[in-house]
Context: one part of a larger RNA
RNA sequence: GGCUUACGGUGGAUACCUAGGCACCCAGAGACGAGAAAGGGCGUAGUAAGUGACGAAAUGCUUCGGAGAGUUGAAAAUAAGCGUAGAUCCGGAGAUUUCUGAAUAGGUCAACCUUUCGAACUGCUGCUGAAUCCAUGGAUAGAUAAGAGACAACCUGGUGAACUAAAACAUCUUAGUAGCAGGAGGAAAAAAAAGUAAAAGCGAUUCUCGUAGUAGCGGCAAGUGGAAUGGGAGCAGUCUAAACCGUGAAAAUAGGGUUGUAGAAGAGCAAUAAAAGCGUCGUGCUACUAGGUGAACCGGUGAAGUACCGAACCCUAUAUGGCGAUAGUCUAGUAGCCGAAAGUAUCACUAGCUUACGCUCUGACCCGAGUAGCAUGAGGCACGUGAAAUCCCGUGUGAAUCAGCAAGGACUACAUUACAAGACUAAAUACUCCUAGAUGACUGAUAGUGAAGUAGUACCGUGAGGGAAGAGUGAAAAGAACCCUCGUCUGGGAGUGAAAUAGAACAUGAAACUGUAAGCUC
Numbered sequence: 001g002g003c004u005u006a007c008g009g010u011g012g013a014u015a016c017c018u019a020g021g022c023a024c025c026c027a028g029a030g031a032c033g034a035g036a037a038a039g040g041g042c043g044u045a046g047u048a049a050g051u052g053a054c055g056a057a058a059u060g061c062u063u064c065g066g067a068g069a070g071u072u073g074a075a076a077a078u079a080a081g082c083g084u085a086g087a088u089c090c091g092g093a094g095a096u097u098u099c100u101g102a103a104u105a106g107g108u109c110a111a112c113c114u115u116u117c118g119a120a121c122u123g124c125u126g127c128u129g130a131a132u133c134c135a136u137g138g139a140u141a142g143a144u145a146a147g148a149g150a151c152a153a154c155c156u157g158g159u160g161a162a163c164u165a166a167a168a169c170a171u172c173u174u175a176g177u178a179g180c181a182g183g184a185g186g187a188a189a190a191a192a193a194a195g196u197a198a199a200a201g202c203g204a205u206u207c208u209c210g211u212a213g214u215a216g217c218g219g220c221a222a223g224u225g226g227a228a229u230g231g232g233a234g235c236a237g238u239c240u241a242a243a244c245c246g247u248g249a250a251a252a253u254a255g256g257g258u259u260g261u262a263g264a265a266g267a268g269c270a271a272u273a274a275a276a277g278c279g280u281c282g283u284g285c286u287a288c289u290a291g292g293u294g295a296a297c298c299g300g301u302g303a304a305g306u307a308c309c310g311a312a313c314c315c316u317a318u319a320u321g322g323c324g325a326u327a328g329u330c331u332a333g334u335a336g337c338c339g340a341a342a343g344u345a346u347c348a349c350u351a352g353c354u355u356a357c358g359c360u361c362u363g364a365c366c367c368g369a370g371u372a373g374c375a376u377g378a379g380g381c382a383c384g385u386g387a388a389a390u391c392c393c394g395u396g397u398g399a400a401u402c403a404g405c406a407a408g409g410a411c412u413a414c415a416u417u418a419c420a421a422g423a424c425u426a427a428a429u430a431c432u433c434c435u436a437g438a439u440g441a442c443u444g445a446u447a448g449u450g451a452a453g454u455a456g457u458a459c460c461g462u463g464a465g466g467g468a469a470g471a472g473u474g475a476a477a478a479g480a481a482c483c484c485u486c487g488u489c490u491g492g493g494a495g496u497g498a499a500a501u502a503g504a505a506c507a508u509g510a511a512a513c514u515g516u517a518a519g520c521u522c
Stems, first nucleotide, its partner, number of pairs: 001521009016472001020443002022440002025437001027435002029432002032149001039100003042055003046078002051073001052059001061094006070082003105114003121147002124142003128138001154185001155183002158180002169219001195202002206233004216224002237424003240368001244255001246253002260402001263366001265362005275355004282349003286345004291338003298310003312329002320332003373397005379391001383409001404419001406417002459466002479506001482493003
C1' cells in the first nucleotide's frame, strides 16, 4: 500500500407520511365602480421584523340573532386586562374607512406639492346663433349624477401577420389562426322565410348524431371541404312604418293597421273575453346566509389498546377525521329530525294594465328608395373568375307597388315558392377568476402548481423580464435543573423519556468519500 471483518464519520437515497397541489362532476354565482372600485403605499398591538386582520372610531365600533366558558390572530413568553351582569367566537344589518389609483380643484417623478376648497371631462336642459339657408362649430347659464375604470375564460363585430406545409417557391397552406384595439352578457350571437325543396312536401333560430372526408373546390399539386332529406335536445312567438282618421300654425302625436290561399283601406253582415299574458305594494310557503338534537363497551398485556383473549350491545347511523398501535358502541360527527331577530332568492295570491275572431262586395289608395338592379373594382360564401348564381362593400348609374317584385347555381319562358330595403324575443348551446359539496386504477417534497415554510418571495437584470431553494424531535417539551471542561462551539456526568445512535445540525439513515481496530498479504 491492497483486501476482509467489526464499529464509526460524512451524506441524504430508500420506504413511510401530508399540511399543498392536479383532474373531473354537481349546484350556485359570474357580483364590482363617481354612494369612489379592482390593485396598491403608509400606518394601527404595552413589547423587533415579515404575514393575516383592520383604517386616525385603525389587531377594531354599534345593533340584531346564534353559542355557552374561557379569552386578548397564526405565536410562545411576559405585563396589564376582559368574561355567567354572557366575553372571545359564528352569522345578518349598519358606522368608520388615511394617501394613491378611472382619479375627477390645479400640478406631479403614483401614494406627494399648491390651494381662493373647486363633481374635471363627456352627456342632459335652457338661451344665444360663424363662414352658410338648414345644419355643424362656438359662446353662456343651469340642474342632475347618466357615462368613464376593473374583469379568468366563454361571446360578438373591426383590424390582421409570419415561421411553417407544398420535400424549392410565387397562387395556395399555416389562417381569418396568433396579435392589436372596441363592445356586451350571465351567457352572447342567431331567429319568426323576398326560406328550403321539386311536381311531393316541409314550415323561426340554436346545438347534436349522421349525411361525409361524400358532392365539390384546388399550380386539379399540397391540401381544402359543404348543404338538403333523416334521428335527437329544446320549442314561442311578437311589435312597428304607410294608406284612413282626430288634435295642432308647425314639429309632433292619440286611434287605426301589420299580411302572402296576399293583406290593409272603404261599404255591409255577424259575433265575443266565462279566456290568456304582464304584474306594484303587501302577505304566505319553501330555500340560503349562524346553529341544535342525535343510538350502542366493559375487564385482563403495554410507555400508550382502537390489536389479542373473554363476555356484551346499537343501527333510517359500518361516510369520514381525531384520540399515545388498527375504534359501529371514546370524541367531532354521520342517518333521521328540528331551527332565523335580520337580509336575500324562487314560487303562490293580489291592485291595475294589455291582448282577440268570421263572412260578402268594391278595389281608383298604401304596403319600408338613392333602396333593389346594372357597370366596374374588391371581399365573403366549401366554391382560387370560373358557366358563377346567392351575400356584402367602394365608385358611377338607377327601377317597380300586386296587371308588382325576389328566388330556385349563367341566362330565358312556363308553372312553383317566398314578400327585401324597420325592430324585439325564452329554452336547448359555450366557459370557470370565484363559492359550497362530492369523487379519483391522479401526485406524494428532484413529484404535484413556479409556489406544502417571507413565493411571484429572496436573488438577477437599466428595463421589458427571468426566477429559486427549503416539510418530518417526541405520545407529551417532559427541549436536558445541577456539576466538570470552558473565550465560544462542543464534550463528559446527572436527570427526562419506551427509546437520546429520538438532543433541537433532531424519525428511517443506502451509495460515493473517509477514519479507527483486528486479521491476511506484498
Large-subunit ribosomal RNA, domain I from Gossypium gossypioides, 522 nucleotides, folded computationally.
Its mean pLDDT, the model's own confidence on a scale to 100, is 82.
The organism belongs to Gossypium, within Eukaryota.
It matches the Rfam family "Bacterial large subunit ribosomal RNA".